[in-house]
RNA sequence: GAUAGAGGUUGCGGGGGACAAGAGUAGGCACACCGACGCAUCAGGAAGCGGAAGACGUGUGAGAAAAGGGGACUCCGCCGAAGGGUCCGGGACCUGAGACCGGAUUCCUGGGCAUGCGGCCAAGAACCGUAUGACUGUCAUCGAGAGGUGGGGCGCUAUC
Numbered sequence: 001g002a003u004a005g006a007g008g009u010u011g012c013g014g015g016g017g018a019c020a021a022g023a024g025u026a027g028g029c030a031c032a033c034c035g036a037c038g039c040a041u042c043a044g045g046a047a048g049c050g051g052a053a054g055a056c057g058u059g060u061g062a063g064a065a066a067a068g069g070g071g072a073c074u075c076c077g078c079c080g081a082a083g084g085g086u087c088c089g090g091g092a093c094c095u096g097a098g099a100c101c102g103g104a105u106u107c108c109u110g111g112g113c114a115u116g117c118g119g120c121c122a123a124g125a126a127c128c129g130u131a132u133g134a135c136u137g138u139c140a141u142c143g144a145g146a147g148g149u150g151g152g153g154c155g156c157u158a159u160c
Base pairs, nucleotide, nucleotide: 001160002159003158004157005156008079011078012077013076014075015074016073019070029061030060031059032058033057037050038049039048041097042096043095044094045093082109083108084107085105086104087103088102089101090100110136111135113133114132115131116130117129118128119127138151139150140149141148142147
């Protein structure tokens, strides 16, 4: 240098679809009240449209969704699998920001779990970050042993 593997069956990521939740919520409709503004994720602006034939908002009534996200199941790709940070580009007419999408970098993280805090979210779910804790895998080292200490995946093991 090349090839092949291991960590767990709760390793990682992606697709699918029934189901739960979203939610008796949003929008629309009818009635009543109010009384001048209202319309894109946020802020500002421009244009256009709507509005005293009552906008916006509030309440009541009947009726009533969807998307993103999600445990069990199944298929596929894998073992820096992957996630995050930073930067660049895109991101509803313009400016700034953002959800989101793509790329670069090798800056951080061995892995899953529990708890606290924070972010995101409709959410006690899930996801992300962080701190602590035990568990687990690997290498080095100490030890008769049980075990102890320390390191990180650009690592570890096997073969050539």
Lysine riboswitch aptamer from a bovine gut metagenome, 160 nucleotides, folded computationally. Model confidence (mean pLDDT): 80 of 100. Rfam family: Lysine riboswitch aptamer. Its family is annotated with lysine biosynthetic process in the Gene Ontology. The RNAcentral record of the sequence draws on MGnify.